[in-house]
RNA sequence: GCCUACUUGGCUUAGAGGCAAAGCGUCGCUCUCGUAAAGCGAAGAUCGUAGGUUCGAUUCCUGCAGUAGGCA
Repeated sequence: GCCUACUUGGCUUAGAGGCAAAGCGUCGCUCUCGUAAAGCGAAGAUCGUAGGUUCGAUUCCUGCAGUAGGCA
């Protein structure tokens, strides 16, 4: 330099045009003599970024950036 894949709450992932979901973590409550466990509830995401397509984009297309892999 070229090719491919990926980028979504603090972390690990799901979702693939029309309310962004789960687990772990965090916070609160219940339970306990107390802690842990367990149960209940809550907060937390401009979906990497800039454009394009569309009535509508996290989702499709393009550029850029980052990460990983491959070729030279």

A computed fold for a 72-nucleotide RNA from Pristionchus pacificus, annotated as transfer RNA. Rfam family: tRNA.